[in-house]
The RNA shown here (transfer RNA) has 73 nucleotides and comes from Gopherus agassizii. Rfam family: tRNA. Rfam links the family to the GO term triplet codon-amino acid adaptor activity. RNAcentral holds the sequence, with entries from Rfam.
RNA sequence: GCUGAAGUGGCUUAAUUGGGAGAGUGUUAGACUGAACAUCUAAAGGUCCCUGGUUCAAUCCCAGGCUUCAGCA
Numbered sequence: 001g002c003u004g005a006a007g008u009g010g011c012u013u014a015a016u017u018g019g020g021a022g023a024g025u026g027u028u029a030g031a032c033u034g035a036a037c038a039u040c041u042a043a044a045g046g047u048c049c050c051u052g053g054u055u056c057a058a059u060c061c062c063a064g065g066c067u068u069c070a071g072c073a
Base pairs, nucleotide, nucleotide: 001072002071003070004069005068006067007066010025011024012023013022019056027043028042029041030040031039049065050064051063052062053061
């Protein structure tokens, strides 16, 4: 340099080819325990990488950009 893939709570990630953003883990609180671990319950935590466009409506479609990874040279 070329090609392809990925970017979603602190971390790991799912989802829908347009309309309700979820899970595990972690954190906090409570229950349990003599205490702790484990377990159970609840809560908080997301500008869905950025900008623009299309649309009544965009995490999703289109264009450009950024970052990371893989392959080729």